[in-house]
RNA sequence: GAAUUAUACAGAGGAGCGGAGAGAACAGGCUCAGUGAAGCUCCGGCAACCUGCCAGAUGGAAAGGUGCCAAUACCUGCCACUCCCGGGAAGACCGGGAUGGAAUUAUAAUUU
Repeated sequence: GAAUUAUACAGAGGAGCGGAGAGAACAGGCUCAGUGAAGCUCCGGCAACCUGCCAGAUGGAAAGGUGCCAAUACCUGCCACUCCCGGGAAGACCGGGAUGGAAUUAUAAUUU
């Protein structure tokens, strides 16, 4: 790097350095940002995927390995013989919304 499985509307701060951007990719929005972005460092915290511990499957705590600490993965983009609304002569077709599914991404574990 690739594949598989699981999860993704919950949760979690402060300081120093830094100095203009950031929110995965691309696009359209929207939000955060000199009242200091990204990144790095220190301390703190959240969580419970894996190892270990207690116990009895469910469970508990949280030592270790990660991970994470604005906003639903910030929202949307593709699909649907589902539902609603509008246009329409129409059960054609078009647009919007809801709901569901995929795709992509992130994290963990296993395999390669």
Source information: The RNA shown here (SAM riboswitch aptamer (S box leader)) has 112 nucleotides and comes from a Bacteroidales bacterium. It was read from a public genome assembly, where an Rfam model found it. Lineage of the source: Bacteria > Pseudomonadati > Bacteroidota > Bacteroidia > Bacteroidales.